[in-house]
Molecule: transfer RNA
Organism: Candidatus Woesearchaeota archaeon
RNA sequence: GCCCCCGUAGUCUAGCCUGGACAGGAUACGGGCCUCCGGAGCCUGGGACCGGGGUUCGAAUCCCCGCGGGGGCG
Numbered sequence: 001g002c003c004c005c006c007g008u009a010g011u012c013u014a015g016c017c018u019g020g021a022c023a024g025g026a027u028a029c030g031g032g033c034c035u036c037c038g039g040a041g042c043c044u045g046g047g048a049c050c051g052g053g054g055u056u057c058g059a060a061u062c063c064c065c066g067c068g069g070g071g072g073c074g
Base pairs, nucleotide, nucleotide: 001073002072003071004070005069006068007067010027011026012025013024020057029045030044031043032042033041050066051065052064053063054062
């Protein structure tokens, strides 16, 4: 330098191919209940689409350019 894959809460992950209403789940965290206490159980709350641009009525999803990570070739 070229090619391929990946990027969604603190962490892990579904959705992306086939565009559609407040982006779902687990775990962690805050609050409450329970309890002798509790890190167990139950209820509840907040938190995420790597950045920019384009297409579209509408983008996590499609297109382009970057950034970061991994792998391969030279």